Annotation: This is a predicted complex of two RNAs, RNase P RNA and transfer RNA, with 498 nucleotides together. It holds a member of the Rfam family "Bacterial RNase P class A". From the family's description: Ribonuclease P (RNase P) is a ubiquitous endoribonuclease, found in archaea, bacteria and eukarya as well as chloroplasts and mitochondria.
């Protein structure tokens, strides 16, 4: 210098004018009033008034309510280890894998050796140690056929030699049933470790040595994943759990329309179950009401049950179903797992300590518009200063927080890799 | 705030994880004097979008986009 990889910060300033919300003073104005003061409105001044993602609503939690939030099942849900954290699927360091020449990215990363189940089309054969087209073999079996051998008849000089011929007790060679075999060819994404040997009729983990790979067991490091170092066992056992499942852990269940409070309104009906018993008070002696056992019914909202706990058991609670009413206020609601900015302890997420700051609460929803000027980009003209027009990301709070994922114009500020040049 | 469903040809809609199709619709040709109807051959796909998982994705999985519907007070 270029190429790349990676963190971190920002996401226009300034000033006038016009206009909005909040919220403090003061000033009118208006209702109520225990005459203290209180709600509300209009003005004026001060102070304030969106983001890094306020977003998508993915998690995860605080808040609230369900009396408590227990046990089991059922369903979501995380899912290599250890830390931080309120918690989390997040965040931080480590392990393994897998890319990159490095920097340095990346991983839904427990079990397929528990089960069960999928594999199209190809192919012999796709899952069981299954299967046999081709290919190699013929060792064991049966049969032929030829050939040697031997016998044993004939011819014939023939015992030997020659030649027929019949035979097999035997041996070769071929071919056929019929085996063996999964080494090679081929098929496919995938074919049951590989390499050399031994063995064998040909082969084969069938044996052997090396290597890889699983599996048991030890020993060292390490908190642990893990690694690294032996011994054993021929065990060799493919994929896929983002298939069903199984293991381990977590989740009670709803959500600010939670939930609390004031006001306004209207009308209500209908349908549904479940009883027995002791006691004890009253009594007008017909009963009334209380409390225990046991039994059914109903509840806890959003799956099932059991505990336990509430209300009822002859018309009420309660559940459903249909009708009717409202579309107003106040609160919850902003000092909080908060924000700087220094030390301190960790590798870091982070945590502590000190000091300092108050920082949006609207409700159909306020945080705007317009002008000027400085800054940015782009495009004409001009030697330059410069001058004229243009153009300005994503997108907007609605109970709050901590994460994720997505969207972002232009700018800035490191860090670390590899290449090339100089010195 | 919570929840439920979809997205495939021009519409409408199907497809166990294993070659994407059905009707209607569009063209060409028969038929007819001419249209319709009828026959008969035929083009037409980013299976919303990007990633991943499998040997293999419309199909399973994560992300994002777009549409569509629903529940909630009082009494």
């Nucleotide at each position: 210098c270029a190429a790349g990889u990676u963190g971190g910060c920002u996401g226009g300033g300034u000033g006038a004018u016009c206009g909005c919300g909040g919220u403090u003073u003061g000033a009118c104005c208006c209702u109520c009033u225990u005459c203290g003061g209180a709600a509300g409105g209009u003005c004026a001044a001060g102070c304030u008034g969106a983001g890094g993602a306020a977003a998508g609503u993915c998690c995860g939690c605080a808040c609230u309510c369900c009396a408590u939030a227990g046990g089991g099942c059922a369903u979501g849900g995380u899912g290599c280890c250890g830390g931080c954290u309120a918690a989390c699927g997040g965040c931080c360091g480590g392990g393994c894998a897998g890319g990159g020449c490095a920097a340095c990215c990346c991983g839904a990363c427990g079990g397929c050796a528990a089960g069960u189940g999928c594999a199209a089309c190809a192919g012999a054969g796709a899952g069981g140690a299954a299967u046999a087209u081709u290919g190699c073999c013929u060792a064991a079996a049966u049969u032929g056929u030829u050939g040697u051998u031997a016998c044993g008849c004939a011819a014939u000089u023939g015992u030997u030699c020659u030649u027929g011929c019949g035979u097999a007790u035997a041996c070769a060679a071929c071919a056929a049933u019929a085996g063996g075999u999964g080494a090679g060819g081929g098929u496919g994404a995938a074919a049951c470790g590989g390499u050399g040997g031994u063995g064998u009729a040909a082969g084969a983990g069938a044996c052997c040595a090396c290597c890889g790979g699983c599996g048991g067991u030890g020993g060292c490091a390490g908190u642990a994943a893990u690694g690294u170092c032996g011994c054993c066992g021929g065990c060799c056992a493919g994929g896929c759990a983002a298939a069903c499942c199984c293991c381990a852990c977590c989740a009670g269940g709803a959500g600010c329309a939670a939930g609390a409070c004031c006001a306004a309104g209207c009308a209500g009906a209908g349908u549904g179950a479940a009883a027995g018993g002791a006691u004890a008070u009253c009594u007008u002696c017909g009963g009334a009401c209380a409390u225990c056992c046991u039994a059914c019914g109903g509840g806890g909202c959003g799956g099932c049950u059991c505990g336990a706990c509430c209300c009822g058991u002859c018309a009420u609670a309660c559940a459903c179903u249909u009708g009717g009413g409202u579309a107003g206020g106040u609160c919850g609601c902003g000092c909080g797992a908060g924000g700087g900015u220094u030390g301190u302890g960790g590798u870091a997420a982070c945590a502590c300590a000190a000091c300092u700051c108050c920082c949006a609460g609207a409700u159909a929803g306020a945080u705007g518009a317009u002008c000027a000027u400085c800054g940015g980009g782009u495009g004409c003209a001009a030697u330059u200063u410069u001058g004229c027009a243009c153009c300005a990301a994503c997108a907007a709070a609605a109970u709050g927080c901590g994460g994720c994922u997505u969207a972002u114009a232009g700018g800035c500020c490191g860090g670390c890799u590899u290449g090339a040049u100089g010195u | 705030u919570c929840c439920u469903c979809g997205g495939u040809a021009g519409c409408u809609c199907a497809a166990c994880g294993g070659u994407a199709g059905a009707g209607c619709g569009g063209g060409c040709g028969g038929c007819u004097g001419u249209u319709a109807a009828c026959c008969g051959c035929u083009a037409g796909g980013u299976c919303g979008u990007a990633g991943g998982u499998u040997c293999g994705a419309a199909u399973c999985c994560u992300a994002c986009c777009c549409g569509a519907g629903g529940a909630g007070c009082c009494a």

The coordinates come from a structure-prediction model, not an experiment, and the mean pLDDT is 77.